[in-house]
């Protein structure tokens, strides 16, 4: 940059000590300890691995649907916390899409 996802899911100790939730606006977390390090547990299936259906292809591939597996990431308060911006609609709401933002693969 280009694809795909953004539903579910999962924290405890230890040092340390004021922020965090990506800017704004809001609404939350947070000294009954926030971010950060660090141990050590976990979640799960992007990619690797491995294996089973089907399809196609014809020589060990491709393409799809699963199933194991945590080796490589990531991840463990709130739907990516809500909103902006644009369209609909039964208009204190609600639904689609966008913008950003995050992860993975290239």
């Nucleotide at each position: 940059c280009u694809u795909a996802u953004c539903g579910c899911g999962a924290g405890u100790g230890g040092c340390u000590g004021a922020g965090g939730g990506u800017a704004g606006g809001g609404c939350c977390c947070g000294a009954u300890g926030a971010a950060g390090c660090c141990a050590c547990a976990g979640c799960a299936a992007c990619c690797g691995u491995u294996u089973g259906g089907a399809g196609c292809a014809u020589u060990u591939g491709c393409u799809u649907c699963g199933g194991a597996u945590a080796g490589g990431u990531g991840c463990u308060a709130a739907c990516u916390c809500c909103c902006g911006c644009c369209c609909g609609g039964u208009u204190u709401c609600c639904g689609g899409g966008g913008c950003a933002g995050a992860u993975a693969a290239g």
SAM riboswitch aptamer (S box leader) from a soil metagenome, 106 nucleotides, folded computationally. It matches the Rfam family "SAM riboswitch aptamer (S box leader)". Its family is annotated with regulation of gene expression in the Gene Ontology.